[in-house]
RNA sequence: CCGGAAGGCUGGACGGCCGCGGCGCAAGCCGAGGAAAGUCCGGGCUUCACGGAAAUACGGUGCCGGAUAACGUCCGGACGGGGCAACCCGAUGGAAAGUGCAACAGAAAACAAACCGCCGAUGGCCCGCAAGGGAUCAGGUAAGGGCGAAACGGUGCGGUAAGAGCGCACCGCGGACUUGGCAACAAGGACGGCAUGGCAAACCCCACCGGAAGCAAGACCAAAUAGGAAUGACACAUGCCCGCGUUUCCGGGGUCGUCAUUCGGGUAGGUUGCUACAGGUGUUUGGCAACAAACAUCGCAGAGGAAUGGUCGUCGGUGGCGCAAGCCAUUACAAAACCCGGCUUACAGGCCUUCCGGCUAG
Repeated sequence: CCGGAAGGCUGGACGGCCGCGGCGCAAGCCGAGGAAAGUCCGGGCUUCACGGAAAUACGGUGCCGGAUAACGUCCGGACGGGGCAACCCGAUGGAAAGUGCAACAGAAAACAAACCGCCGAUGGCCCGCAAGGGAUCAGGUAAGGGCGAAACGGUGCGGUAAGAGCGCACCGCGGACUUGGCAACAAGGACGGCAUGGCAAACCCCACCGGAAGCAAGACCAAAUAGGAAUGACACAUGCCCGCGUUUCCGGGGUCGUCAUUCGGGUAGGUUGCUACAGGUGUUUGGCAACAAACAUCGCAGAGGAAUGGUCGUCGGUGGCGCAAGCCAUUACAAAACCCGGCUUACAGGCCUUCCGGCUAG
């Protein structure tokens, strides 16, 4: 210098004028983001249910160890795959508990199988006096061809009629053993001739986790109007109930009705929940790290259908024009609503650090 890998930061600056929201008597102070987004996971908090625990069902998670309030997140490691490498990717428990599935093609898709091909040693057939030869009827054969995503270990040598783990070597595989590791797992030398093909993102099995709904949760205060209850007053006319055998009358009860006072529930409205915290920043210590602890320091939106804006100037960034001075245009994604930890997605431009490969020069 060229090409590449990983990680982090930033997300225009200053000033004038006019405005907006919260707090405050006032002066004044504070007022969006790295994602405030999607609402996908995990928690705090709240209400409801529930005596406790367990089980069943359902849902979720799924290599190992650690971090954490918790997680499907993060860190470290293992294994598999990709890359010369830095590094990247992985829905990565169990197929030896059971059930099931595999379109099309193909002879055959799982206790294998004979379509083409190969052989036909052995028995039979034909030729031949015989030695022997021929075709392939029985039959043998998974080495070769063909089908398929996948065909019952691979390569080589031997072996054979042709073949075949049939025998052997190496590789793969298997269950033990030894060594290392907390573990996942790795390495090793023997042994075994190969058994157990694939799919669990099919049911299922195993281990672990999970009660439900959400700030429109919930709590408090509390109008007008209508309706409810209690007490008192008025009215007791009609109707209702009781007594006298029945009816009327009479007596008693008490409702309805009107008015007043009080109480209680819901609605409007108001207050609260509400932002001080698993809080931010820095230093030190422990740890490979995620992170933890101690100390110091800071206070950082809390609204209501919704404030955080507009404009001008100067300086920036980017693009265009121009010899130049300069001129013109443009300036990412997006915007809180109970709060935190994550994940995912969007993002103009700029900056920084580390590492890998190659070339050149000293």